About this RNA
This is a predicted structure of a 342-nucleotide part of an RNA (large-subunit ribosomal RNA, domain IV) from a Promethearchaeota archaeon. The source organism's lineage runs through Archaea, Promethearchaeati and Promethearchaeota. It matches the Rfam family "Archaeal large subunit ribosomal RNA". The family is grouped with related families in Rfam's "LSU clan". Its mean pLDDT, the model's own confidence on a scale to 100, is 84.
Context: one part of a larger RNA
Parts: sequence; C1' cells; structure tokens
RNA sequence: AGGACGCGAGGGAAUUCGGCAAAUUGGAGGUGUAACUUCGGGACAAGCCUUGCUGGAGAUCUUGGCAUCGCGAUUCAAAGUGGUGCUGGGAUUUUCAGUCGCAGUGACUUGGGGGGCCCGACUGUUUAAUAAAAACGUAGCUUUCUGCAAGGGCGAAAGCCUGAGUACAGAAAGUGAGACCUGGCCAGUGCCAGUCGGUCAACACCGGGUUCAACCGGAAUAAGCCCUGGUAAACGCCGGGAGUAACUAUAACUCUCUUAAGGUAGCCAUAUGCCUUGCCGGACAAGUACCGGCGUGCAUGAACGGUUUAACGAGGUCCCCACUGUCCCCGCGUUCUGUCCG
Repeated sequence: AGGACGCGAGGGAAUUCGGCAAAUUGGAGGUGUAACUUCGGGACAAGCCUUGCUGGAGAUCUUGGCAUCGCGAUUCAAAGUGGUGCUGGGAUUUUCAGUCGCAGUGACUUGGGGGGCCCGACUGUUUAAUAAAAACGUAGCUUUCUGCAAGGGCGAAAGCCUGAGUACAGAAAGUGAGACCUGGCCAGUGCCAGUCGGUCAACACCGGGUUCAACCGGAAUAAGCCCUGGUAAACGCCGGGAGUAACUAUAACUCUCUUAAGGUAGCCAUAUGCCUUGCCGGACAAGUACCGGCGUGCAUGAACGGUUUAACGAGGUCCCCACUGUCCCCGCGUUCUGUCCG
C1' cells in the first nucleotide's frame, strides 16, 4: 500500500448516471390483511403479538404388559379382531405457575416492504467465452394450398420425409392469452378468374429456292402480355387552399383545386413530437426526469394489428417507508499478500 472480513458517535442517500455495494427483513405459531380482479387470485399483502428452561394439570395419536367382555363359535380350543379397566414408553399440543439473561427461530439455517407508469399476457427459449431482454416461442385468431398417385420438401434418378397420416389432417405465411374492436381505397404491384378481340417463337403447313439440302417469304397458333372482372388479416396507400357566427377567438357551415381513397374508432410530446426543458396541474424549498391532462400528431392509428387489461418478470423508469460507512469524514480491529528497514 492492497485484498477478504468485523465494529462505529451524530446525521441518514446529502453519495452516485442509478441506493451500485452493504445494511435491514427473515424460521415457526396466533391474529389480521387494501385497491384491483379473468373471482382463481392479489397474499407470506401490509400490520401486530408470541417463541428459552423448570414444574403442575389436561387433550389427541401411537406402541407395549396385565385383567376382563364380545365376534370368531359350534362340542372344545386357537389364530385374528373390537370394546372397557389398570399400568409403562414415545410424539404432538392446550393451559397455569415459577425462573434466568440486554437478548430464547439466542449460534447456524432464514423474504426488506409499499405505490405509479412503460413493454411483453403468462411457464418457457436465446448470442457456450462482453447482450437474458421489450428479442424468439407460446396457446388463441386469420389467410392460402391440398380429395391422396394430393399439397409441400430432398434427390440426376431410383427412391425417401410429411405419414404406415387423410381436411377435427398436413403444408406455407401473418398476428400473438383474455376483453372491446379491426374503418376507407383494387389507381400501382402481386395473386385468382375470365375471354369475342389484339399481339405472339420454333417445329409442323403453304409458296419460292436447291440435282438433295441450306436458305427466303407467307399464313396459322399455345402459354404469356394487352383486354375484362375479383381480391387488402395480399405488397401497400389513406390531401391542399380560401371564406364564414351580434366583443374577440374559433368554425358546426360554404366555395375551390385534386385523388384509387383522402386517416374512421381509438391513442399520444408515448420505446413514435423536430421545434422542446411544448402548455397546464400533481409531487419537492428547488424536478431537461416521473405521473395526470391538452393536441394542426416534423413523421400516431387499427392482425406490419388499435385500445385496454388481473396475474406474471434476475426487464425499463419514477416516488415513499424501513435500513444502513454510499456519503458528511473518516477511524479502529482481525487475517492474508506485496515492498522497505532490522
């Protein structure tokens, strides 16, 4: 000087990005327990009391011994089984009294708690060696393909898997419990269907050409495309400018340009808001954080799901109680290591 521990007056998060670390709590018995809720939970919620040892009196259970009465059982007896009485052992427990210490789950073992919000419903899974999460998965929901010699996948093929399955099945996507819902647009792209017509290659056909060919030209035609419809829980998309009410302001209302249609219900300075520390309120003496409102939202928005939600989470964020060497402000002790002196 460092590591690992132990203790600390007064204060008690003033420390710090942040209570990180440490401390508090802790077992068991009794009592008691809120909002909310999917009525299961929340819940060991929270909070309060008790706990050792000695002696007395009970209670329950169990295991022995003896006696006795039944069933067995009927002619006798036994095993077995049940009851009662007496007498021992063990375990649990109730109550009363006494007693010791500062302290009785005396060491060890052994939850700190409460409240608000965000995200994800939940248990689960993951970057072996910097990430455990809001990521993945999930049950549920929706769409598409498929009638089995199917659909999908592997393979050059034989063949194999799904599957020794058969639509309450299998495959491929998206969303992600539950509750309330899921608005408008098919113009573009995709997919599906249709089809008089247009376009449309080679082979084949017809004509020319060639001793045979090559070659040249013509006409015809499939799919496809053009065309006609459908389809958004397909990929996706969901406007602008003016004017107007008897204070002002605002605009239910009107005009206009324009689109395939012009963002509905909801929700929000949100993990999405540039301006921005938006504005108002709460909490604090003081709050770029947090919570509740507001909304012309740079650039929210409905299965790329929207809103909400009990329970759950080594998730994120804010507040409070308790607690503390995190700090004010450091001190002492135990032990180990290093260096120096002897």